[in-house]
RNA sequence: UGCCUAAUCCGGCGCCCACGGGCGACGGAGCGGGGGAACCACUCAAGGGGCGAACCCACCCGAUCUGGGUUGGGGGCGCAGGCUCUUUCAGCGCUAGCCCGACAGCUAACCCCGUAGGCCUACGAAGGAGAA
Repeated sequence: UGCCUAAUCCGGCGCCCACGGGCGACGGAGCGGGGGAACCACUCAAGGGGCGAACCCACCCGAUCUGGGUUGGGGGCGCAGGCUCUUUCAGCGCUAGCCCGACAGCUAACCCCGUAGGCCUACGAAGGAGAA
């Protein structure tokens, strides 16, 4: 200077200060998530459900299950022509983890919650729209 992500901005108060600002708690806006009627939808068991891109198939191993593993394929997600958004191709990377606790389909009114954290990629090609 930028990237992943909802995870940004503002206000007054207190403290600190090199007087440029910084930190803390609180409040607001913006952004994001969950619960929650009617109507509609769903219906064995192995409980069920949520955030998130993080799923499916094949194969192999153990096993007889509702397990494990890696390889491959498909799908999904992310990436600097550097003002923003977007399409296609190419290349590279990811496809995790955590939470609720017997309980939740959708869902107007209404109610509740989060605003953490982690990084250094790119300087490939062809377009479209907008802003300045």
This is a predicted structure of a 132-nucleotide RNA (c-di-AMP riboswitch aptamer (ydaO/yuaA leader)) from a soil metagenome. Rfam family: c-di-AMP riboswitch aptamer (ydaO/yuaA leader). Rfam describes the family as follows. This family represents a conserved RNA structure found upstream of the ydaO and yuaA genes in Bacillus subtilis and related genes in other bacteria. Model confidence (mean pLDDT): 78 of 100. The RNAcentral record of the sequence draws on MGnify.